Molecule: Bacterial RNase P class A
Organism: Pseudomonadota bacterium
């Protein structure tokens, strides 16, 4: 100097003028309201609606089936499909990153094309021996060719992948057929670790490809609906019309589906048609809250102490202008400095914890390459 990896922070500040919303205080006023003063007013993602909850309502919130979710271990958390730490596998020279990470020997299924054959595999080219016929050689021995049936899967070929690898022995030729070493699998044991697991030793020739983000099996977990939840007040209309079932020997209703159970249930219930209302208030912001310090913990985070209150709109407020400064970029200049330009992604709607996506700038640490000293 270049190329990268990981983490953190900010998202302009101050003042003036005008304007909007809400809170508190004071005054005027019959009320709506008006005047004055003092504070406050859109994010790191407010976005996506992918998860989890708080909160509200229904329901005895029970049992089962189907269905859905999670899927290595330990910890954190209100909880989670999230976070932290670790183990294993894979990628990268590396800093580091990723994982939908239980089971393929319970069963079913798929692996195009090529290839003999793709998991109870298989013979295209080969290798070996036998039988028959023919040829070569003076004979024997032996060699070659054709046909037939047989053995073989070490060599070659096909393929993304071919039923462990290397070497030796053995064989008619070969093969874990046997042996040595290695890899994998299963079992036994020792050491370390809470554990996933790791290391070491031994035994067995045992050698069973990949896909479960295929169906499936195994383990654990799961009521539902959602602020358009829900509650209060006021008003209006037609407490209208029809059909079916029923009245305790039970119609029907009960917040995902089905079954069982349970509860409620009688001038009742269900369905269809038609009519009125859509107004106002609450929910609506003091919280699993923020900040600071100390302690514990590798960390996520937890505990203690102190301190602070930081939007509640309601078709939708939180803005506009000017000045100065700050930040970034460019130009000029030896420098001080001067001038010009710019500022991303993007707007709360009950709240919070995550994840994902979009995006401007700054800082810190680390890795690799090149060069100089």
């Nucleotide at each position: 100097a270049g190329a990268g990896c990981a983490g953190g922070c900010c998202a302009g500040a101050u003042g003036a003028u005008c304007g909007c919303c809400g809170g508190c205080c004071g005054g005027a006023g019959g009320a709506u309201u008006c005047c004055g003063g003092c504070g406050g007013g859109a994010g790191g993602a407010a976005a996506g609606u992918c998860c989890g909850a708080g909160c509200u309502c229904c329901a005895c919130a029970g049992g089962g089936c189907a269905g859905g979710g999670u899927g290595c271990u330990g910890g954190g958390u209100a909880a989670c499909c999230c976070c932290c730490a670790g183990u294993g596998a894979g990628g990268g020279c590396g800093a580091c990153c990723u994982c939908a990470a239980g089971g393929a020997a319970a069963g079913u299924g798929c692996c195009a094309c090529a290839g003999a054959g793709a998991a109870c595999a298989g013979a295209c080219c080969g290798c070996c021996a036998c039988u028959a016929c023919g040829c070569c050689u003076c004979c024997c021995g032996g060699g070659c060719g054709u046909a037939g049936g047989g053995g073989u899967a070490a060599g070659g070929g096909u393929g993304a992948a071919a039923c462990g690898g290397u070497g030796a022995g053995g064989u008619a030729a070969g093969a874990g057929c046997u042996c040595a070493c290695c890899a994998g699998u299963u079992c036994c044991g020792a050491u370390g670790g809470u554990g996933a697991c790791a290391u070491c030793g031994g035994a067995a020739g045992c050698u069973a490809g990949g896909c479960a983000a295929a169906c499936c099996c195994c383990a654990c977990c799961c009521g539902g609906a959602g602020c358009a939840a829900g509650g209060c007040c006021a008003a209006a209309u037609a407490g209208g019309g029809g059909a079916g079932c029923g009245c305790u020997u039970g119609a029907g209703a009960g917040u995902g589906g089905c079954c069982c159970g349970c509860u409620c249930g009688a001038u009742g219930c269900u369905c269809c048609c038609g009519g009125g209302u859509a107004g106002g208030c609450c929910g609506c912001u003091g919280g699993a809250g923020g900040c600071u310090g100390c302690a514990g913990g590798u960390a996520a985070c937890u505990g203690c102490a102190g301190u602070c209150c930081u939007a509640g709109a309601g078709g939708a407020a939180u803005g506009a202008u000017c000045a100065u400064c700050a930040c970034c970029g460019g130009a000029a200049g030896c420098a001080a400095u001067u001038c010009c330009g710019g500022g991303a992604c993007a707007g709360a709607a009950c709240u919070c914890g995550g994840c994902u996506u979009a995006u401007g700038g700054c800082c810190u640490g680390c890795u690799c390459u090149c060069g100089a000293u």